The prediction has a mean pLDDT of 81.
The RNA shown here (small-subunit ribosomal RNA) has 1455 nucleotides and comes from Viscum album.
The source organism's lineage runs through Eukaryota, Spermatophyta, Mesangiospermae, Viscaceae and Viscum.
RNAcentral holds the sequence, with entries from SILVA.
[in-house]
RNA sequence: GGAUAAAACUCAUCCUUGACCUUCUUAACACAUGAAAGUCGGACAGGAAAUGGUGUUUCCAGUGGCGGAUGGGUGAGUAACGUGUAAUAACCUACCCUUUGGAGGGGAUCAACAGCUGGAAAUGGCUACUAAUACCCCAUAGGCUGAGGGGGAAAAGGAGGAAUCCACCCGAGGAGGGGAUUGAUUCUGAUUAGCUAGUUGGUGAGGCAAUAGCAUACCAAGGCAAUGACCAGUAGUGGGACUAAGAGGAUGAUCAACCACACUGGGAUAGAGACACGGCCUAGACUCCAAUGGGAGGUAGUAGUGGGGAAUUUUCUGCAAUGGGAUAAAUCCUGAUGGAACAAUGUCGAGUAGAGGUAGAAGGCCCACAGGUCGUGAACUUAUUUUCCCAGAGAGGAAGUAAUGAAGAUAUCUAGGGAAUAAUAAUCAGCUAACUCUAUGCCAACAGUCGUGGUAAGACAGAGGAUUCAAGCAUUAUCCAGAAUUAUUGGGUGUAAAGCAUCUAUAGGUGGAUUUUUAAGUUCUCCAUCAAAUCCUAGGGCUCAACCCUAGACAUGCGGUGGAAAAUACCAAGCUGGAGUAUGUUAGGGGCAGAGGGAGAUUCUGGUGGAGCAGUGAAAUGCGUAGAGAUUGGAAAGAACACCAACUGAAAAAGCACUCUGCUGGUCCGACACUGACAUUAAGAGACAAAAGAUAGGGGAGCGAAUGUGAUUAGAUACCCCAGUAGUCCUAUCCAUAAACGAUGGAUACUUGGCACUGUGGGUAUUGACCCAUGCAGUGUUGUAGCUAACACAUUAAGUAUCCCACCUAGGGAGUACGUUCGCACGAAAGAAAACUCAAAGGAAUUGAUAGGGGCCCGCACUAGCGGUGGAGCAUGUGGUUUAAUUCGAUGCAAAACGAAGAAACUUACCAGGGCUUGACAUGCUGCAAAUCAUCUUGAAUGGGAGGGGUGCCUUCGGGAAUGCAGACAUAGGUGGUGCAAGGAUGUCAUCAGCUCGUGCCGUAAGGUGUUGGGUUAAGUCUUGAAACGAGCGCAAACCUCAUGUUUAGUUUCCAUCGUUGAGUUUAAAACCCUGAACAGACUGCUGGUGAUAAGCUGGAGGAAGGUGAGGAUGACGUCAAGUCAUCAUGCCCCUUAGGACCUGGAUGACACGCGUGUUGCAAUGGCUGGGAAAAAGGGCCGCGAUCCCGUGAGGGUGAGCUAACCCCAAAAACCGAUCCUCAGUUCAGAUUACAAGCUGCAACUCGCUUGCUUGAAGUCGGAAUCACUAGCAAUCGCUGGUUAGCCAUAAGACAGUGAAUUCAUUCCCGGGCCUUGUACACACUGCCCGUCACACUAUGGGAGCUGGCCAUGCCCGAAGUCAUUACCUUUACCACAAGGAGGGGGAUCAUGAAGGCAUGGCUAGUGAUUGGAGUGAAGUCGUAACAAGGUAGCUGUAUUAGAAGGUGUGGCUG
Repeated sequence: GGAUAAAACUCAUCCUUGACCUUCUUAACACAUGAAAGUCGGACAGGAAAUGGUGUUUCCAGUGGCGGAUGGGUGAGUAACGUGUAAUAACCUACCCUUUGGAGGGGAUCAACAGCUGGAAAUGGCUACUAAUACCCCAUAGGCUGAGGGGGAAAAGGAGGAAUCCACCCGAGGAGGGGAUUGAUUCUGAUUAGCUAGUUGGUGAGGCAAUAGCAUACCAAGGCAAUGACCAGUAGUGGGACUAAGAGGAUGAUCAACCACACUGGGAUAGAGACACGGCCUAGACUCCAAUGGGAGGUAGUAGUGGGGAAUUUUCUGCAAUGGGAUAAAUCCUGAUGGAACAAUGUCGAGUAGAGGUAGAAGGCCCACAGGUCGUGAACUUAUUUUCCCAGAGAGGAAGUAAUGAAGAUAUCUAGGGAAUAAUAAUCAGCUAACUCUAUGCCAACAGUCGUGGUAAGACAGAGGAUUCAAGCAUUAUCCAGAAUUAUUGGGUGUAAAGCAUCUAUAGGUGGAUUUUUAAGUUCUCCAUCAAAUCCUAGGGCUCAACCCUAGACAUGCGGUGGAAAAUACCAAGCUGGAGUAUGUUAGGGGCAGAGGGAGAUUCUGGUGGAGCAGUGAAAUGCGUAGAGAUUGGAAAGAACACCAACUGAAAAAGCACUCUGCUGGUCCGACACUGACAUUAAGAGACAAAAGAUAGGGGAGCGAAUGUGAUUAGAUACCCCAGUAGUCCUAUCCAUAAACGAUGGAUACUUGGCACUGUGGGUAUUGACCCAUGCAGUGUUGUAGCUAACACAUUAAGUAUCCCACCUAGGGAGUACGUUCGCACGAAAGAAAACUCAAAGGAAUUGAUAGGGGCCCGCACUAGCGGUGGAGCAUGUGGUUUAAUUCGAUGCAAAACGAAGAAACUUACCAGGGCUUGACAUGCUGCAAAUCAUCUUGAAUGGGAGGGGUGCCUUCGGGAAUGCAGACAUAGGUGGUGCAAGGAUGUCAUCAGCUCGUGCCGUAAGGUGUUGGGUUAAGUCUUGAAACGAGCGCAAACCUCAUGUUUAGUUUCCAUCGUUGAGUUUAAAACCCUGAACAGACUGCUGGUGAUAAGCUGGAGGAAGGUGAGGAUGACGUCAAGUCAUCAUGCCCCUUAGGACCUGGAUGACACGCGUGUUGCAAUGGCUGGGAAAAAGGGCCGCGAUCCCGUGAGGGUGAGCUAACCCCAAAAACCGAUCCUCAGUUCAGAUUACAAGCUGCAACUCGCUUGCUUGAAGUCGGAAUCACUAGCAAUCGCUGGUUAGCCAUAAGACAGUGAAUUCAUUCCCGGGCCUUGUACACACUGCCCGUCACACUAUGGGAGCUGGCCAUGCCCGAAGUCAUUACCUUUACCACAAGGAGGGGGAUCAUGAAGGCAUGGCUAGUGAUUGGAGUGAAGUCGUAACAAGGUAGCUGUAUUAGAAGGUGUGGCUG
């Protein structure tokens, strides 16, 4: 999610309804009140009422009869012959039907009534009388017995004028009903394994309607149970209803069948029938009444009340119908039942309107502002009346006629009225049909699951719209399906959960081949049954439907009858192939016991000798001058067995290796004698079982948990070192577990191959070794089909089949707790534990990323060099601090002379103060004024105030344009926020060589291939191979500059050289230099070697340049939520007399300190002074400024030339040669300082630059560490423009001059690329992740105990009742008639017996100081155990130890 229903709840309507059903699932909890079983006067005596009386009629307590055992309710108990089904024999049966026979004679009493009397009441007691269809006796019948004989039973009448009707008794039969027995069946638990004493059977007496241990006495010792007894829990059962394709699963309301129960327990009476719902006795609990002595009661019938609960109706109506009881009947009774009421609880119907209607109205919502949508929807027009209101008519059901209708003023029909009375609910991220806006901002909330919400939420809330249903809709709960997710149909177990550690063998299961028998199962025909209802099919009736009626069909099952005999099974017989026995051998580290051996290590001892040894990454502890270590002679003791030795051997597994001997088990092979299916598997059971460990006694060389030292470390309870106990070894006995693994149970058969080994046969050959399309048995490897999720397996299967056993069912909690068994103990076994918790855990493979994994390769990455930084002073940036403000941003590489190609005002964003509010800036409207100019005053300035000048341009003469002022509103404005909302452009990996696509192929798929491999390259550059073939973005090339030459051009440029070894040659104007333009040139083109005859590499020639000629521009797919909202632009949010805009001043320049980038230096390869030579590229009108004059100088004055190949800036400096300085804090260095000037500019104090003179600090080459650079490069030297008014420029961008050293090589560091291995990572190692501790919460185990419930056993007490006994009391019917007897009743006694009491035990529930671990949570604490070789490989059984993860020893495994 779908379906279903006795459901409940929320919202809403309660609008109309209608029809048909249904309605305490919980407290079998307690019940007020009414009524639910009576009837018969035609059984009987009697009484009462009506009437004046008789008669008559009516009614009735009581006796008597029938019925109150049906109907109705409930599901507590019950796991049972209770139910269902099918059989069976030892039974009963009122009323009803059929039928045989009969009803003769007699008798006694007791109610009522009457009298007396007890009690509060309920309800009695005594005396006397009476009737019957009430009771008793006699006579008579059949049945019983083999026979005779004996014994033993019945009756009733009533009504009527009568016929007759009803009733009665005995017997037989029937129908229907009931009792009893049996077969197989009917939930869960083994953490319930033994149960049973009337128990099992027999005999006798008893008892019953009937069988029976039903009961009793005696006898026997049986009976049940692993096919689950006993015990415990739960439960009414089936027909059926629900679901499902079915098999099944789950369920047991309504209807109908059976059972059980009736406040709880026990008991009987009477009866045809009860151990009795509306009867009785008794005990108990509860309630009520009471005079306290004693009584009464039982809604699980109906309606109703309280209570419980999420939850279930009226204290209605009628006996008209159907049925029941009584009666001869009328009739009476009937809360059964027929109906109505309440409830949308469900199912099925009908409506809530139909047609037309665009200005696509108003309004809402959205919007790209055009419009779209709600929407023909409404309004409006027109028609209709199901329903509704009102009025009238009006059934059937009623049975042969008449009468009889609760429902019912009903259904139904007709007329009138008027669109009139009637639509909600849920959902809209996916699953799942349906989307936008607003608000909110990990808040509030949603959620079936995944998940949503942290400022643009289609998921929350509201709105608009949409979707699906519809008088309902959703939610909750339950059940089935999907779920092959307990798998019979129909699953699995190498690695995901799952094969027992291994073997033997019992029960049980399964079983070779041939021929018979039987027919158990099997299969076929037929018979009977499987209630009705339901389901299905057909037909019919309510207007349809639901519903109802009729008929048919179905009915897997159980039983019976008759066939079949292939296969299973049974019986019988034989068979040899499976299996076994006997026989001949082989191989072997198979097992047990005994004996022997050498090597090495250690210890002791003697000699030699003389200083270290040992140990490690490095050390130390340790041993040693008391003589170690070394070397050598001798001795002791214990453990283990080098080489051979091989994924070789044998063994069930564990495990087994020096040699020899004894005893002993099993396999294989050959030959083919014997038995004749003897087999296989195996629950329970038994045996064996590494290491560690336990007990006792030995033994003890080496090793070595624990322990003690030394190191390492932040710590180091570890890894490393030095010692060292238990142990390791033996004997005897326990333990029973391991990654006890091939993580693969055993047996049998079948299914292509190759190669190798072991054992033993065969063939051929041979001295032998070898050899073979060779057999059997075993051990490996590779691989086909097949199988597998994949990895893989693959004749030694994880293939194809059969048989048997074991085991699994999401992860954690947990192999834990409790109980049980075993054990000396540790512990082991068994255990579907549960509560609780999570949405995953897990497997295999893929792509990445990563590794203190591996391989290959590259890079100024290291190395080799050169020069620096880090130390000093200063400049500059930044952090921090400070401040009214020190505006903001940038922060590893990839921030920090960065944005900023230049902060005194401005800039400026910051601060203080002063003023403005449609605004400093843009557009639109109205009014006024032209614009504009200068002056005065106030003020720090913006600003405020005052008067004055000025009247322009166009015009249709109304006005308009530009500009200013004023006003109102739309709006302006924002360097305010968000770079984690987006754009753009940028940085970085990286100028690294990579990143992808189409088609094809491979794979279930993710993906792979191509792009990998062999070579090669700067390069995914090229080549070759190859299930790939091609292509794209990158690489390269193309572009610009530089280097050579040619041609052309010749002003503002050049003009007498260029060039060669030499000779020569060019040229008067364009030769040369130079400049502009266009061409040429370089392509591994040629050549030797090498390579694979390739690509290429290497050497050479030629050439200005040679293998990318040098430099620049050029930056793939992507990564870093990298940086930027303060370049710009921009969504959303925020501010609007302020976060906008203006002004003055200040700040951004502060200063204990840290860091970065630079500059100047520390000097002699130098410094100072004067002289000399030679650049390139730039800039210039608000400009560059020659010349001359003044000034020490900066500069000032003057102003030629130049809008530039023309003039100017302009001096190039290192360099060359020369003088002085002579290693010093100096003639080095120049910070700092005093004074005096110049320039720019409104302005130089905060805070500019320059000049002169003065002062003369640190600094003598820089610790750890660290940076750049491979050729015209580093280093060094100067020149220049931009940004400026000026400049804090030592910066950054350009330019040329001089001009080195080194590169062995890829071991290491860093970064990157490709291939490969591992991975528990995927936010991708700044990953993941373990345990203790602390805190909070949750459930749970133990626990001195405590409190209940249930069950059992024993004893005590013992009600009612029943059986038995009875010598006491009593008694109408019969016998006798005298006493008495028979029979009955009462009382008493015995037995049994419910509740109760005492004691013990078991099970179970709750609770409990406290205690144990577990789970969950949040950003805690401590470490870092695991995942990479995780930095000591991991895991594992066991032992020990430690804050914790863990460590260590021993054995095992590779995951």